[in-house]
Molecule: transfer RNA
Organism: Candidatus Izemoplasmatales bacterium
RNA sequence: GGAAAAGUAGCUCAAUGGUCAGAGCAGCACGCUCAUAACGUGUCGGUUGAAGGUUCGAGUCCUUCCGUCUCCA
Numbered sequence: 001g002g003a004a005a006a007g008u009a010g011c012u013c014a015a016u017g018g019u020c021a022g023a024g025c026a027g028c029a030c031g032c033u034c035a036u037a038a039c040g041u042g043u044c045g046g047u048u049g050a051a052g053g054u055u056c057g058a059g060u061c062c063u064u065c066c067g068u069c070u071c072c073a
Base pairs, nucleotide, nucleotide: 001072002071003070005068007066010025011024012023013022018056027043028042029041030040031039049065050064051063052062053061
């Protein structure tokens, strides 16, 4: 330099263009226990990488940029 992939909660991942973007783990509180772990209940959580565009409506489609990773040279 060329090609492809993914970028969403602290972490791992979902979400058919359409109601409020959800789950597990982690954190916090409570219950249970002599106590800890496990388990149960509740709670905390989000600038969907950035900026534009299309659309009545975008996490999702299009463009550019950003960093990451893989392949080719």